[in-house]
Model confidence (mean pLDDT): 81 of 100. This is a predicted structure of a 74-nucleotide RNA (transfer RNA) from a Candidatus Nanoarchaeia archaeon. It matches the Rfam family "tRNA". It is annotated as a transfer RNA. RNAcentral holds the sequence, with entries from ENA. The source organism's lineage runs through Archaea, Nanobdellati, Nanobdellota and Candidatus Nanoarchaeia.

RNA sequence: GGGCCGGUAAUUCAGUCCGGUAGAAUGCACCCAUGGCAUGGGUGAUGCCUCGGGUUCAAAUCCCGACCGGUCCA
Numbered sequence: 001g002g003g004c005c006g007g008u009a010a011u012u013c014a015g016u017c018c019g020g021u022a023g024a025a026u027g028c029a030c031c032c033a034u035g036g037c038a039u040g041g042g043u044g045a046u047g048c049c050u051c052g053g054g055u056u057c058a059a060a061u062c063c064c065g066a067c068c069g070g071u072c073c074a
Stems, first nucleotide, its partner, number of pairs: 001073007010026004020057001028044006050066005
C1' cells in the first nucleotide's frame, strides 16, 4: 500500500440480509423475602448506534469519504 471483517448501554454482544418504537445477558441503584450474608424475585436508570456528508417521509440499517481495531496478501 491492497483485500476482507468489525466499531451499538459500564462490559460482552444481537439487531444491518429485506430502512419503520434501539434490545438481551452480565453489572449498577432501589424494593421484597432472611436475624444477617449468599442466593432468588420485582422495579428502574442507562445509548447523539465511531465521525462527516448523501439518498429518503423516515437511516444503527442503503450510498460516499474519514478514523480506530482485527485478519490476510504484498